[in-house]
RNA sequence: CUCUUAUCCAGAGAGGCGGAGGGACUAGGCCCUAUGAUGCCCGGCAACCGGCGAAUUUAUCGCAAAGGUGCUAAUUCCUACAGAUUCAUCGGGAUCUGAGAGAUAAGGG
Numbered sequence: 001c002u003c004u005u006a007u008c009c010a011g012a013g014a015g016g017c018g019g020a021g022g023g024a025c026u027a028g029g030c031c032c033u034a035u036g037a038u039g040c041c042c043g044g045c046a047a048c049c050g051g052c053g054a055a056u057u058u059a060u061c062g063c064a065a066a067g068g069u070g071c072u073a074a075u076u077c078c079u080a081c082a083g084a085u086u087c088a089u090c091g092g093g094a095u096c097u098g099a100g101a102g103a104u105a106a107g108g109g
Base pairs, nucleotide, nucleotide: 001109002108003107004106005105006104007103008102013042015041016040017039021032022031023030026080027079028078029077043072044071045070048068049067051063052062053061054060076101081098082097083096084095085094086093087092
């Protein structure tokens, strides 16, 4: 870098450092931010892998959180593509489903 599978409406500080933009990319919106954001450290949350127990061909269920990750504003902040339903003042709007993109884990190349 790529492929496969699973998950993405829950949860997580009024601490320290630091000092300017940040919310993945493009566009539009909407937000966060000198009352100090983003980031780093600590703390915390969760439970994918791993661990333990039950069952067992597997799938599965439960427990803990000392290991490997992850996460820690807003649903992945929202929309973008397709379909269905619906409202309409015919410019468009709303809801649902799916796809795409992305993130994370585990495994493969």
Molecule: SAM riboswitch aptamer (S box leader)
Organism: Ureibacillus acetophenoni